Background: c-di-GMP-I riboswitch aptamer from Sulfuriferula multivorans, 87 nucleotides, folded computationally. The source organism's lineage runs through Bacteria, Pseudomonadati, Nitrosomonadales, Sulfuricellaceae and Sulfuriferula. Its Rfam family is "c-di-GMP-I riboswitch aptamer". Its family is annotated with cyclic-di-GMP binding in the Gene Ontology. The coordinates come from a structure-prediction model, not an experiment, and the mean pLDDT is 88.
């Protein structure tokens, strides 16, 4: 130091749910709290899923559909970083 594996150690993040705040909404942040997770660290390049403020259709009305420029990194996948330990 590079490539694989995940068993030692010493750790790490923290799902549902509860509050608070925020958001049109999906979601997000903080605080509790642990389902799990060897990258559940990071990054929207690709596919996916989630939402529809606003735009645009339809309807006499109510309302119905459609569309991400918005979200999910704990949906897979790539990209970039890393702890140890054994091979």
């Nucleotide at each position: 130091c590079a490539u694989u594996u995940g068993u030692c150690a010493g750790g790490g993040c923290a799902a549902a749910u509860c509050c608070g705040c925020u958001g049109a909404a999906a979601g997000g942040c903080g605080g509790a709290g642990a389902c799990g997770c060897a990258a559940a660290a990071u990054u929207u390049c690709c596919g996916g899923u989630c939402u529809a403020a606003g735009g645009g259709g339809c309807u006499c009305a109510g309302g119905c559909g459609c569309u991400a420029u918005g979200a999910c990194a704990g949906c897979g996948g790539g990209g970039u970083u890393g702890c140890c330990a054994a091979a």